This is a predicted complex of two RNAs, RNase P RNA and transfer RNA, with 469 nucleotides together. Its mean pLDDT, the model's own confidence on a scale to 100, is 76.
RNA sequence: GCGGAUGGCCGGAUGACCGCGACGGGGUUCGCCCCUUCGAGGAAAGUCCGGGCUCCAUGAAGCAAGGGUGCCGGGUAACGCCCGGCCGGGGCAACCCGAGGGAAAGCGCCACAGAGAUGAGUCUGCCCCGAGUUUUCGGGGUGAUGGUGAAACGGUGGGGUAAGAGCCCACCGCGGUCCGGGCAACCGGGACGGCAAGGCAAGCCCCACCCGGAGCAAUGCCGAAUAGGGGUCUCACGCGGGGCCGGUCGCGCAAGCGAUACCGCCGCAGGGAUGCUUCAGCCCAGAGACCCGGGUUGGCAGCUGGAACCCGUCGGUAACGGCGGGCCGAGAGGAAUGGUCAUCCAGAGGGGGCAACCCCUUGGACAGAACCCGGCUUACAGGCCAUCCGCGCAU
RNA sequence: GCGGGUAUGGUGAAAUGGUAUCACACGAGCUUCCCAAGCUCUUGGCGCGGGUUCGAUUCCCGCUACCCGCUCCA
Repeated sequence: GCGGAUGGCCGGAUGACCGCGACGGGGUUCGCCCCUUCGAGGAAAGUCCGGGCUCCAUGAAGCAAGGGUGCCGGGUAACGCCCGGCCGGGGCAACCCGAGGGAAAGCGCCACAGAGAUGAGUCUGCCCCGAGUUUUCGGGGUGAUGGUGAAACGGUGGGGUAAGAGCCCACCGCGGUCCGGGCAACCGGGACGGCAAGGCAAGCCCCACCCGGAGCAAUGCCGAAUAGGGGUCUCACGCGGGGCCGGUCGCGCAAGCGAUACCGCCGCAGGGAUGCUUCAGCCCAGAGACCCGGGUUGGCAGCUGGAACCCGUCGGUAACGGCGGGCCGAGAGGAAUGGUCAUCCAGAGGGGGCAACCCCUUGGACAGAACCCGGCUUACAGGCCAUCCGCGCAU
Repeated sequence: GCGGGUAUGGUGAAAUGGUAUCACACGAGCUUCCCAAGCUCUUGGCGCGGGUUCGAUUCCCGCUACCCGCUCCA
């Protein structure tokens, strides 16, 4: 100098004028006006995960269904996120990528081609036997050759054999086992087995672990208005006791006496809620679900100070955590945060100049808060910083 | 804002992971004096990008577009 890898940051600056929204203050002719201060992002986005918060009448235990995650260890409030490691793959390298448990528990699928697609089998071959003068035919052996396919029942070499074959041997692969290292995934080594075990689990499934549902249009309070209306469906409306304390009924002039189908009362059953069961507690003689119809389109809270952010220090390889200090500047209702000009800063184009440089023109992406956080994913003109790798040149 | 769903020729639909099918429409031809109807033939497609798999419309992930529902009170 050229090419690349990783991590982080910025993503126009300043001033003037005009405009928009909000808190506060002041004025007002109640229409509004003035002043001060403040006013989008790294993704505010997609809504893909995880939480806080609130409600679903309350809590506990178990089971089932459904959903999710998936090498190992750690971080975290939690996660499908992050960090470190292992294994596999790519790259000369820095480094990058991987939904990466189980296919010797079972089921299923493997089109076409091919003999055969998985407890094998013979189309062509090879070899042996028999028949036949030859071409050839029949029977048997083989699983090595060819061919097919994405994939062909361990691979290579040697021995062996009629031809062959883990039939035997060496190396490689595979399997469980033993020893050593490591928290573990896993790695290294030894002896053994003689091949038995094809692929697909982002097909069903098995194993381990995790998960209640809904969402700020949640939810609470105040106010206004209307018809506290109608329909359909589901479950229940049961049994026993006790009397006059209260109803009611009977008799009686009354005091009182009696009855209790019905009601309050007591007990047991029953019903009610988020799939089922059990338990405790709660509610109920009614309870629940859905639909139609009516009214309103108001106010307040929730609403932003939080697992926040920045700096330092300590622990840790790191993610992260502890401690100390600093700092806080939208909160909203269909919803404000914009525009013009000047100068400058990158960038692009043109011209002049040997060059440094000068002049002119142009010009800054993706996007836009709506309860709040932690992540992921996606979009993004251009630029800056740090570390590292490869090649070339010079010293 | 929150939640749910869909995407297959021009239109409406179907397809167990194995050459994407049907109806109508469009175009051409036959038939007719001409048109319509009828008959025959043709064209044209899995929203986009990745992944799993030998192989994807189908399974998984991410985008894009479209559709639907959700205020409060009694």
Rfam match: Bacterial RNase P class A. About the family: Ribonuclease P (RNase P) is a ubiquitous endoribonuclease, found in archaea, bacteria and eukarya as well as chloroplasts and mitochondria.